[in-house]
Context: one part of a larger RNA
RNA sequence: CCGUGGCUAAGGAACUAGGCAAAUUAGUCCUGUAACUUUGGAAUAAAGGACUCCCGCCGCAAGGUGGGACGCAGAGAAAUGGCCCAGGCGACUGUUUAGCAAAAACACAUGGCUAUGCAAAAUUUAAUGAUGACGUAUAUGGCCUGACACCUGCCCGGUGCUGGAAGGUUAAGAGGAGAGGUUAGUGCGGAGCAAUCUGUACGAAGCUUUGAAUUGAAGCCCCAGUAAACGGCGGCCGUAACUAUAACGGUCCUAAGGUAGCGAAAUUCCUUGUCGGGUAAGUUCCGACCUGCACGAAUGGUGUAACGAUCUGGGCACUGUCUCAGCCACGAGCUCG
Numbered sequence: 001c002c003g004u005g006g007c008u009a010a011g012g013a014a015c016u017a018g019g020c021a022a023a024u025u026a027g028u029c030c031u032g033u034a035a036c037u038u039u040g041g042a043a044u045a046a047a048g049g050a051c052u053c054c055c056g057c058c059g060c061a062a063g064g065u066g067g068g069a070c071g072c073a074g075a076g077a078a079a080u081g082g083c084c085c086a087g088g089c090g091a092c093u094g095u096u097u098a099g100c101a102a103a104a105a106c107a108c109a110u111g112g113c114u115a116u117g118c119a120a121a122a123u124u125u126a127a128u129g130a131u132g133a134c135g136u137a138u139a140u141g142g143c144c145u146g147a148c149a150c151c152u153g154c155c156c157g158g159u160g161c162u163g164g165a166a167g168g169u170u171a172a173g174a175g176g177a178g179a180g181g182u183u184a185g186u187g188c189g190g191a192g193c194a195a196u197c198u199g200u201a202c203g204a205a206g207c208u209u210u211g212a213a214u215u216g217a218a219g220c221c222c223c224a225g226u227a228a229a230c231g232g233c234g235g236c237c238g239u240a241a242c243u244a245u246a247a248c249g250g251u252c253c254u255a256a257g258g259u260a261g262c263g264a265a266a267u268u269c270c271u272u273g274u275c276g277g278g279u280a281a282g283u284u285c286c287g288a289c290c291u292g293c294a295c296g297a298a299u300g301g302u303g304u305a306a307c308g309a310u311c312u313g314g315g316c317a318c319u320g321u322c323u324c325a326g327c328c329a330c331g332a333g334c335u336c337g
Stems, first nucleotide, its partner, number of pairs: 002331007010323002014321001019318001027051005036041001038147001052069007070074001082316007089308002094106002111144006122131003148303004153233003158230002160226005167221003173215002178210005185202007234252005261295001262292001273289005
């Protein structure tokens, strides 16, 4: 000097990002127990008291009760809740990043949409087959939401999905008008006595290369529906007998212009917004306001008892966290032997 324990005057969070760590509390019995509440809880709420030994009485006993005794201390050691207030998030118990994250993330009961009539949809496989299920729509699969209470507004123009079939477009295929190539032959020319050979033009049938019209499904275009499908939910100007503001009016645009509720919020840039509370002093916190840069309704909105090794703010108790250090024990290091 370090580590692990123990104690500490006075103060008691002044420490610190933050009471991190430590301390307090603690058992059993008795008394007593608030707001709030889903009436179950909250609750061991909180806040108090008792606890040993001897004798008497009561009692089967455990124990109760009266009197007395001792100590600083009677749950005499160990083990064994600190508590309260307010707010955010998530209802809850549960699950998770084996090895930096346990959470507000995941799951969840609940609610909804959607597919599927059974040889089900869906999944898997090249296939047989298998799962679904030895189930049958109160079932099974997919997607979203996430207890409960009160609710869940407007928009179908875009994208998606579902339905429709009149018209437009549209593949292979069918079809085969026509065109090209080839040439038996024929015309004309040349060579040859002739047979024949050769040049050139036309050219049937067949074969072959192409090929127009016409026909031809779904899809797309088109027409509807659908938002607890993906998603979206305006601007400018004027106006009231102080001022300010604008119930009101005008105008442009849109598929429709954000309803209820909430709001400087896990969302607010400006911002430490403004006012109030708490403090001597408060960028945090709580209650309001609304000017919502850029909340908002199952990408759920707003509340909410209970719950949480959750996050935030405050208080009581308590303490070496600190003012500010000191001492002790054990261990390591170091020095000496």

Notes:
Large-subunit ribosomal RNA, domain IV from a Bacteroidota bacterium, 337 nucleotides, folded computationally. Its Rfam family is "Bacterial large subunit ribosomal RNA". Its family is annotated with ribosome and structural constituent of ribosome in the Gene Ontology. The sequence was found in a public genome assembly. Its mean pLDDT, the model's own confidence on a scale to 100, is 88. The source organism's lineage runs through Bacteria, Pseudomonadati and Bacteroidota.